[in-house]
RNA sequence: CUCAUCCAGAGGGACUGAGGGACCGGCCCGAAGACGUCCCGGCAACCGUCCGGCUCCAGACCGGAGCGGUGCCAAAUCCGGCCUGCCGCCGAAAUCCGGCGGGGGAAAGAUGAG
Numbered sequence: 001c002u003c004a005u006c007c008a009g010a011g012g013g014a015c016u017g018a019g020g021g022a023c024c025g026g027c028c029c030g031a032a033g034a035c036g037u038c039c040c041g042g043c044a045a046c047c048g049u050c051c052g053g054c055u056c057c058a059g060a061c062c063g064g065a066g067c068g069g070u071g072c073c074a075a076a077u078c079c080g081g082c083c084u085g086c087c088g089c090c091g092a093a094a095u096c097c098g099g100c101g102g103g104g105g106a107a108a109g110a111u112g113a114g
Base pairs, nucleotide, nucleotide: 001114002113003112004111005110006109011040012039013038014037015036019029020028021027023081024080025079026078041073042072043071046069047068048067049065050064051063052062053061077108082105083104084103086102087101088100089099090098091097
C1' cells in the first nucleotide's frame, strides 16, 4: 500500500501499583487494585493443515475439525467526530435554512492475509 472483517463469543491466579479505554469531546473502568507483564484456562475460525461434500480427477466453492501460526477474552471499534439530492420531528415553518433523532456512506483505528 491492497483486500476482508469489526452489534456474536470468551476469565481465573500471581506480580506490580496509577492511571486506563488509540486521538479529541462525551461517557465509563480504576487502591474492593484498573492498565500492564507472566502462568493457566477459554473464545473465535483470518491463514496453514486435516476430513467430508461437489467433480472423471484436481482447482475453485460449500460444510466441518480446532493440530499449527496469529488474534481476541468490560461496555457495538463504548458512543460520537466528516459527508448525506434518504426518513421522521421541531423551529410561527414551505420543497429553502437551522437544530435534534434515525438510516446510509466515508475517514480514523484494530485484526488477519498478501

Record summary:
This is a predicted structure of a 114-nucleotide RNA (SAM riboswitch aptamer (S box leader)) from a soil metagenome. Its Rfam family is "SAM riboswitch aptamer (S box leader)". About the family: The SAM riboswitch is found upstream of a number of genes which code for proteins involved in methionine or cysteine biosynthesis in Gram-positive bacteria.